Small-subunit ribosomal RNA, 5' domain from an uncultured bacterium, 525 nucleotides, folded computationally. Rfam family: Bacterial small subunit ribosomal RNA.
Context: one part of a larger RNA
RNA sequence: GGAUGAACGCUGGCGGCGUGCCUAACACAUGCAAGUCGAACGAAGCUUGCUUUUCAGAACUCUUCGGAGUGACGAGCUGCAAGCUUAGUGGCGGACGGGUGAGUAACGCGUGAGCAACCUGCCUUUCAGAGGGGGACAACAGUUGGAAACGACUGCUAAUACCGCAUAACGUGCAGACAUGGCAUCAUGACUGUACCAAAGGAGCAAUCCGCUGAAAGAUGGGCUCGCGUUGGAUUAGAUAGUUGGUGGGGUAACGGCCUACCAAGUCGACGAUCCAUAGCCGGACUGAGAGGUUGAUCGGCCACAUUGGGACUGAGACACGGCCCAGACUCCUACGGGAGGCAGCAGUGGGGGAUAUUGCACAAUGGGCGAAAGCCUGAUGCAGCAACGCCGCGUGAGGGAAGAAGGUCUUCGGAUUGUAAACCUUUGUCCUUGCCGACGAAGAAAGUGACGGUAGGCAAGGAGGAAGUCACGGCUAACUACGUGCCAGCAGCCGCGGUAAUACGUAGGUGGCAAGCGUUAUCC
Numbered sequence: 001g002g003a004u005g006a007a008c009g010c011u012g013g014c015g016g017c018g019u020g021c022c023u024a025a026c027a028c029a030u031g032c033a034a035g036u037c038g039a040a041c042g043a044a045g046c047u048u049g050c051u052u053u054u055c056a057g058a059a060c061u062c063u064u065c066g067g068a069g070u071g072a073c074g075a076g077c078u079g080c081a082a083g084c085u086u087a088g089u090g091g092c093g094g095a096c097g098g099g100u101g102a103g104u105a106a107c108g109c110g111u112g113a114g115c116a117a118c119c120u121g122c123c124u125u126u127c128a129g130a131g132g133g134g135g136a137c138a139a140c141a142g143u144u145g146g147a148a149a150c151g152a153c154u155g156c157u158a159a160u161a162c163c164g165c166a167u168a169a170c171g172u173g174c175a176g177a178c179a180u181g182g183c184a185u186c187a188u189g190a191c192u193g194u195a196c197c198a199a200a201g202g203a204g205c206a207a208u209c210c211g212c213u214g215a216a217a218g219a220u221g222g223g224c225u226c227g228c229g230u231u232g233g234a235u236u237a238g239a240u241a242g243u244u245g246g247u248g249g250g251g252u253a254a255c256g257g258c259c260u261a262c263c264a265a266g267u268c269g270a271c272g273a274u275c276c277a278u279a280g281c282c283g284g285a286c287u288g289a290g291a292g293g294u295u296g297a298u299c300g301g302c303c304a305c306a307u308u309g310g311g312a313c314u315g316a317g318a319c320a321c322g323g324c325c326c327a328g329a330c331u332c333c334u335a336c337g338g339g340a341g342g343c344a345g346c347a348g349u350g351g352g353g354g355a356u357a358u359u360g361c362a363c364a365a366u367g368g369g370c371g372a373a374a375g376c377c378u379g380a381u382g383c384a385g386c387a388a389c390g391c392c393g394c395g396u397g398a399g400g401g402a403a404g405a406a407g408g409u410c411u412u413c414g415g416a417u418u419g420u421a422a423a424c425c426u427u428u429g430u431c432c433u434u435g436c437c438g439a440c441g442a443a444g445a446a447a448g449u450g451a452c453g454g455u456a457g458g459c460a461a462g463g464a465g466g467a468a469g470u471c472a473c474g475g476c477u478a479a480c481u482a483c484g485u486g487c488c489a490g491c492a493g494c495c496g497c498g499g500u501a502a503u504a505c506g507u508a509g510g511u512g513g514c515a516a517g518c519g520u521u522a523u524c525c
Stems, first nucleotide, its partner, number of pairs: 001525004006521005013394006019387002021352001026350003030347003035092003040089002043086008053076003059070004099305003108230008118222002123218007131165001133163002140155006171196006178189004201210003231277003238268003243265008280302004284295004307328005330341004358384001360383003366380001367378004397427004407418004431466001432462006441452001469514005474495003480509005490497002
């Protein structure tokens, strides 16, 4: 000198774009952050229309005045149709998106290869198919237990829920013989025989569309293996028994001591094993002429974690942040028998700390989930609020103006300086104030759709009015005098100042630097 997710002191006008718990992976009140589909299914409720029937009965007609007939409006019941809503069964999604960096020195990450050892829902392309049956369980009804959370029993019921049967290949298993190729185990292709495995419907008048099953290929996403690289310590020198290898078996989507039985005795290590400490890694960022050094906030990629530890279930995918089970700690409810919870999601609270924001608006845009769609959900996201925390831009006027005013300071008392600075004259309107107009972002033929926002911007009017500080002035280092103090009070980055004329302390005037900032502290180069 540059830099910072900064903090502190003094000061502070505006705008744009960014950034904002680095500490306690400490504990969390409250609200929201993952739902959706009625075009899979039964059921319930509501509304409307038609209909069956009952009650009540205005008005009218007849009347022997007792009554009889027709019968509007209204209320209820039965059935049908349409529309809407939804607790439950079922499907898809809750494995994405969002957060954090505790752990991890590791194939975790980076980079380059490999899988003849693998999987892949939704999507795309192609081939083939969907025949015929069955039994349940929720909801619901009844009974019942419990303070609650939540159950238990009996009975009824639907499906794209569940289960047999049929059909069966370019699928899978076994056997046989053949060809081609390679990288060792082998791979691929076609052939024969044999065995096994599938399905679901919905909407529509229909056409058709959306789905379902098996297979092949693609795309996307993942899994595994290997070469190289990846902090410090030898005041850590030996480490290791599933350890190293083999065989058989199991397990996995798949290779493998991944697991298991047996056999052998190996394997790693001064080219630093093991142990200890520290640490998420990278693209990048800062600095530097570069080499290098430091760093890993925001944004992007990968990994790991979700109160601590362990475990599996479901599923194409998890050993699953807002799923389940067990154990621990903590908090809460309780009728004491038993239950409930997990902000390292967005806000917010307490605490810690030198220190870090709103319990905001909207799904209008972009993207995501579900849905045929309308649409619903979305603290992702888009915006707004707070903070000079950073970068950038603008302003606080401009031109003229010497009696060199007054005041201040210094003085050799002559004057010098503040200083064209002010006053005063002329002028402008960025910002500001008021009023009027008012967006782009919105995409499909049109129409409709904006949180931001009456914002940005435009026009008119007003008036210099509302807007400058901070640090330094001995040398390094740009900038000096007076007074006070008297080795005191104090200053200080280094050298060093201060003991009676201190350009070094304090104050004032002046000057210099930077400027909505300036200075200090901390850290890196």
The full RNA is in RNAcentral, with records from ENA and SILVA. Its mean pLDDT, the model's own confidence on a scale to 100, is 83.